Model confidence (mean pLDDT): 87 of 100. A computed fold for a 460-nucleotide part of an RNA from an uncultured prokaryote, annotated as small-subunit ribosomal RNA, 5' domain. The full RNA is in RNAcentral, with records from ENA. Rfam family: Bacterial small subunit ribosomal RNA. Its family is annotated with structural constituent of ribosome and ribosome in the Gene Ontology.

[in-house]
Context: one part of a larger RNA
RNA sequence: GAACGAACGCUGGCGGCAGGCCUAACACAUGCAAGUCGAGCGCACCUUCGGGUGAGCGGCGGACGGGUUAGUAACGCGUGGGAAUAUACCCAAUUCUAAGGAAUAGCCUCUGGAAACGGAGAGUAAUACCUUAUACGCCCUUCGGGGGAAAGAGGGAUCGGCCCGCGUUGGAUUAGGUAGUUGGUGGGGUAAUGGCCUACCAAGCCUACGAUCCAUAGCUGGUUUGAGAGGAUGAUCAGCCACACUGGGACUGAGACACGGCCCAGACUCCUACGGGAGGCAGCAGUGGGGAAUCUUGGACAAUGGGGGAAACCCUGAUCCAGCCAUGCCGCGUGAGCGAUGAAGGCCUUAGGGUUGUAAAGCUCUUUCAGCUGGGAAGAUAAUGACGGUACCAGCAGAAGAAGCCCCGGCUAACUCCGUGCCAGCAGCCGCGGUAUUACGGAGCGGGCUAGCGUUGUUC
Numbered sequence: 001g002a003a004c005g006a007a008c009g010c011u012g013g014c015g016g017c018a019g020g021c022c023u024a025a026c027a028c029a030u031g032c033a034a035g036u037c038g039a040g041c042g043c044a045c046c047u048u049c050g051g052g053u054g055a056g057c058g059g060c061g062g063a064c065g066g067g068u069u070a071g072u073a074a075c076g077c078g079u080g081g082g083a084a085u086a087u088a089c090c091c092a093a094u095u096c097u098a099a100g101g102a103a104u105a106g107c108c109u110c111u112g113g114a115a116a117c118g119g120a121g122a123g124u125a126a127u128a129c130c131u132u133a134u135a136c137g138c139c140c141u142u143c144g145g146g147g148g149a150a151a152g153a154g155g156g157a158u159c160g161g162c163c164c165g166c167g168u169u170g171g172a173u174u175a176g177g178u179a180g181u182u183g184g185u186g187g188g189g190u191a192a193u194g195g196c197c198u199a200c201c202a203a204g205c206c207u208a209c210g211a212u213c214c215a216u217a218g219c220u221g222g223u224u225u226g227a228g229a230g231g232a233u234g235a236u237c238a239g240c241c242a243c244a245c246u247g248g249g250a251c252u253g254a255g256a257c258a259c260g261g262c263c264c265a266g267a268c269u270c271c272u273a274c275g276g277g278a279g280g281c282a283g284c285a286g287u288g289g290g291g292a293a294u295c296u297u298g299g300a301c302a303a304u305g306g307g308g309g310a311a312a313c314c315c316u317g318a319u320c321c322a323g324c325c326a327u328g329c330c331g332c333g334u335g336a337g338c339g340a341u342g343a344a345g346g347c348c349u350u351a352g353g354g355u356u357g358u359a360a361a362g363c364u365c366u367u368u369c370a371g372c373u374g375g376g377a378a379g380a381u382a383a384u385g386a387c388g389g390u391a392c393c394a395g396c397a398g399a400a401g402a403a404g405c406c407c408c409g410g411c412u413a414a415c416u417c418c419g420u421g422c423c424a425g426c427a428g429c430c431g432c433g434g435u436a437u438u439a440c441g442g443a444g445c446g447g448g449c450u451a452g453c454g455u456u457g458u459u460c
Base pairs, nucleotide, nucleotide: 001460002459003458004457006456007455008454009453010452013332014331015330016329017328018327019325020324021290026288027287028286030285031284032283035060036059037058040057041056043054044053045052046051067243068242076168077167078166079165080164081163082162085160090156091155094152095151098132099131100130101129108121109120110119111118112117138147139146140145169215170214171213176206177205178204181203182202183201184200185199186198187197188196218240219239220238221237222233223232224231225230245266246265247264248263249262268279269278270277271276296322298321299320300319304318305316306315307314308313335365336364337363338362345356346355347354348353369401371396372395373394374393375392379387404449405448406447407446409430410429411428415444416443417442418441419440425432426431
C1' cells in the first nucleotide's frame, strides 16, 4: 500500500447493487417449511340435486429442493481414463390388455387404556392381493423342453453405483506395520467387479520415494495479495462429498440404509391417573446461552422452478419481494456567481499590524437529493402483479432539511500561544515530559480523507 462475512470509538443526508452467527454440530417455546389425485375404490355426512366435505384403502411424490461443515488425509475431492453395471418419470418403436378367486381397512357391535394407542366379532370395494390362460420378443436349457405379464421385453436419453493413473497439510522427539492381513480355488452375496463375506490352500502385502501412528483440515471452480514466480485462503455464488440429538440397524422403494420415515440403545426435555407415552430448527422466522460481533416470529405464489392431477387447481419459508444494519462497493448532495469598509468576533503580535478571509454579511441566481401535489409503468400471454401507487414523469415552495473524523517532532503533508513541570500523560518505531515541550492537555491556524474517519485484529 492492498484486502476483509469484521469488531470498537466519534460522526451520520439520499439512492443503487451486494452482504449479514466466523463463537456453542449448544439447548430450543410458537407458527409455518410435502403434499396431491374422486378421471383407481367403497363408505359416512351435507346439498341449491349441479355438486361438495371427511376419514380410510390405493397411486405418484416425501431419495428433489433447503440447511450445516461435526467427521473425513480418503479414489473424499480435482483431472484423465476404464468395464463387470442399474436407471421411476421422459422419447421412438413392439406384443398383449383374457378368465376367475379369496381377503382387508373404512363403517357397525362389543371391549382394554388416563392418554398414546389398541383387541375381538360381523360384513364390503378397487388400477390393492392371488390363481389360471396366452407368449412377437425375453430368460434357462441336458436342445427334448421348461419358466415368465395385466402388464412384459428390447433400444435411446438422463441420472447414478464401481475400478484405475496422476495431484492433494504438518510431525521421525512416530520406524516398523498387517491374520481377512496378501494372493489363489470353490461357494455365497450384489444391479455389478472385488476378501465384500465364507471354507480350504499358499505366505504373502506395505515401508526411508516415509508405511504405521499423532495432530490439523471438508475438496474444487475460485477469492486475496504480488510485476511475476509464489504466499495466504475456501464467506457469499456454482460443482462434488459427508452429516441430520449421539451410536447402531434394517424395511419400503427405480432410487435411502432416508433432516421434517421406522426399530433398538443412550443422554436430555415434556405429559402422566405412575401402569405408560411424546419429542429432535445443522429448513424459514424467532428464543435463551456463548461471544468483540451478525437481521423480521414480514408479503406473495405475480414471475422462475418443483410435486401431484386429464384438467381446473392445490401445495411450495425453494424462489421472487419487502423489513433491519454505513457491513462493503459505486453514484449524488449538503449550493452557484459576484462580493474589501479586507466588518465584527477569535487567535497571534515587535502593539505598527498579521491571520481566520471572499470566508461571513449583502446582491443576483439555481433546485439535484429530501419534502408536498398530480399522473403512473415494464416485468404478463386473452386473463392473472406480492413487489407497489414502487420505478419513472410533470408541477410547487424555499438556500431552504443535510459534515464530520483523524493528524500537525522525524519517518509523514501540516506551527504558534497558554496550561502542566520525569507530574499528568503520549507512543507504530526512534523516543517525548525534571519551568520557555512545534511530541502531554486546551485554543487558534494548518494538513489529510470525506458520509465517513480513526483504532484493533488477520492475510499478502